The RNA shown here (Bacterial RNase P class A) has 378 nucleotides and comes from Candidatus Theseobacter exili. Model confidence (mean pLDDT): 75 of 100. A source record names the gene rnpB. It matches the Rfam family "Bacterial RNase P class A". Rfam classes the family as a ribozyme. The source organism's lineage runs through Bacteria, Candidatus Auribacterota, Candidatus Auribacteria, Candidatus Theseobacterales and Candidatus Theseobacter.

[in-house]
């Protein structure tokens, strides 16, 4: 230099003209609107509707059992499957000690990270044996038969002993090196993991040291299951209010009832209740000052907390926020001697609906950070 991956920031600007759509003010009209004028009118994701929550209803929102969520610590938040901070453990790269088994240090990632010495379950394929471990090959003793170059050695068969080789596997019941043995084996030993006790650092997850055991406790909990912690339901067409409608001798059950409660049981309320027919099916509210944006300053390692001062910033209901056209900026192409000038061309993903804090998802082009990979040069 090129190129990949993550991640953060951005996500064209002015003007004119023609629409759309809320406000408010002026004229005009009985009104319904019509005319003018000033002013507002999308996003980092408005989206997936995955969490968590304000708000409303369901008399309060009480108990249990079922069912659900969650899951290393600390910490922030109004809460969280959400941030920040830390441990551990893992995965690439880099350099480094040691013969080795293994150890260690930076950088960048990633983790569904409570328990598997409570119980049950499961572990395909392959492979002799898959968990109360197992001889197929190997090794090796013994016996038998049998060959030859005959105190020995070899082939085959049978018994028997070996988990060190070798194969299989996602895993094979600790590992290196060494003694040791008929081969072997923690069987012995050093040394590495590992366990368990004590003591030391920490708020805590954890770490570290010393002693002390030949090693036992395979995995799998995104199988059941144990164990802590939360957890009532339904959702803005939620729910108010006004207007407007409101032709049933309809049905079933009714107090030891039935309804409210959409998982069942108790509690609680209500006395009429449920279903079928039929009839209105419009406005307004809810709904835009909210955990709201932000200069500064204080604290905190940070996520954030506080204090002051400053701002108002879409509100639609057949769904408004848009096209054109010109200058100017980015960026790609071509020309030209040219960092200049000329002429062509490009500019993603997307689209408020009650409202807020996440997270995922998507995205031209353009600036920034880390990682890696390739090329060349010293």
């Nucleotide at each position: 230099c090129g190129g990949g991956c993550a991640g953060g920031c951005u996500g064209g600007a002015u003007g004119a003209u023609c629409g759309c759509u809320g406000u408010u003010c002026c004229g005009g009209g009985a009104a319904a609107c019509c005319g003018g004028a000033a002013g507002g009118g999308a996003g980092g994701a408005a989206a997936g509707u995955c969490c968590g929550a304000a708000c409303u209803c369901c008399c309060c929102a009480g108990g249990g059992c079922a069912g659900g969520a969650u899951g290393c610590u600390g910490g922030g938040u109004a809460a969280c499957c959400c941030c920040c901070a830390g441990g551990c453990u893992u995965u690439g790269g880099u350099c480094c000690c040691g013969u080795g088994a293994g150890a260690g240090a930076u950088c960048a990632g990633a983790g569904a990270c409570g328990g598997a010495a409570a119980g049950u379950g499961c572990c395909a394929c392959a492979g002799a044996a898959a968990a109360u471990a197992a001889a197929c090959c190997g090794c090796c003793a013994u016996u038998u038969a049998u060959u030859c170059u005959c105190u020995g050695a070899g082939u085959a068969a049978a018994u028997g002993g070996u988990a060190a080789g070798g194969g299989u596997g996602a895993a094979a019941c600790g590992g290196u090196g060494g003694g040791g043995u008929a081969a072997g084996a923690g069987c012995c030993c050093a040394c590495c993991g590992c366990c368990u006790u004590u003591c030391a650092a920490g708020u805590g997850a954890u770490u570290g040291a010393a002693a002390g055991g030949g090693c036992a406790c395979g995995g799998u909990a995104a199988a059941c299951c144990c164990c802590a912690u939360c957890u009532g339901g339904a959702g803005c067409g939620a729910g108010a209010u006004c207007a407007a409608a409101u032709a049933g001798a309809g049905a079933a059950c009714u107090a030891u009832a039935a309804g409210g409660u959409g998982g069942c049981c108790c509690g609680c309320c209500u006395u009429g209740u449920u279903c079928c027919g039929g009839g209105u099916u419009g406005a307004u509210u809810g709904c835009a000052u909210g955990a709201g944006c932000u200069u500064g300053u204080u604290c905190g390692a940070a996520a954030g907390a506080g204090c002051c001062g400053g701002c108002c910033u879409a509100g639609a209901u057949a769904c408004a926020u848009g096209g054109u056209c010109a200058u100017c900026g980015u960026c790609c192409c071509g020309g030209u001697u040219a960092u200049g000038c000329c002429g062509g061309g490009a500019a993603a993903c997307a689209g408020a609906a009650u409202u807020c804090g996440g997270c995922u998802u998507a995205c031209a082009g353009g600036c920034c950070u880390g990682c890696c990979c390739g090329u060349u040069u010293u």